[in-house]
The prediction has a mean pLDDT of 81. Predicted 3D model of a 73-nucleotide RNA (transfer RNA) from a Candidatus Omnitrophota bacterium. Rfam family: tRNA. Gene Ontology term of the family: triplet codon-amino acid adaptor activity. Taxonomically the source falls in Candidatus Omnitrophota (Bacteria, Pseudomonadati). It was read from a public genome assembly.
RNA sequence: GCCCACGUAGCUCAGCUGGCAGAGCAAGGCUUUCGUAAAGCUUAGGUCGGAGGUUCGAUUCCUCUCGUGGGCU
Numbered sequence: 001g002c003c004c005a006c007g008u009a010g011c012u013c014a015g016c017u018g019g020c021a022g023a024g025c026a027a028g029g030c031u032u033u034c035g036u037a038a039a040g041c042u043u044a045g046g047u048c049g050g051a052g053g054u055u056c057g058a059u060u061c062c063u064c065u066c067g068u069g070g071g072c073u
Stems, first nucleotide, its partner, number of pairs: 001072007010025004019056001027043005049065005
């Protein structure tokens, strides 16, 4: 230099053919217990890496760019 994959909550990851952004774990609160753990209920937490474009509408499609990993020379 070229090619491929990935980037979404604190962490691990879903999100189908473009149409309300989600789960588990973690965190806060509550119930239960003499107390702790476990269990159950509940709450908060997101510029969907960044910018631009297409569209009535973009996490999703297109372009550029940044980062991580892998491959080729």